[in-house]
Molecule: transfer RNA
Organism: Ignavibacteria bacterium
RNA sequence: GGGGUUAUAGCUCAACUGGUAGAGCAUUAGCUUUGCAAGCUAAGGGUUCGGGGUUCGAGUCCCCGUAACUCCA
Repeated sequence: GGGGUUAUAGCUCAACUGGUAGAGCAUUAGCUUUGCAAGCUAAGGGUUCGGGGUUCGAGUCCCCGUAACUCCA
C1' cells in the first nucleotide's frame, strides 16, 4: 500500500433481507433471611464509532473517514 471482518446499554451479544432497538449478566429498589448468599418481582440505563447521501421512514442501503483484528505484498 491492497483485500476481508468487526464497531449497538457498564460487559457479552441479538435485531435476517428498511418500519418506533431487545436479551443475558451487572447495577438500584422491594419481598424472603437474625445476617449473608441464592431465589422472586420491579425499575433505571442507548446521539446504534464519526460525517454526509438515498428514502415517507436507516442499526440495516450508498459514499468518505476513524479504531481494532486478520490475510496478501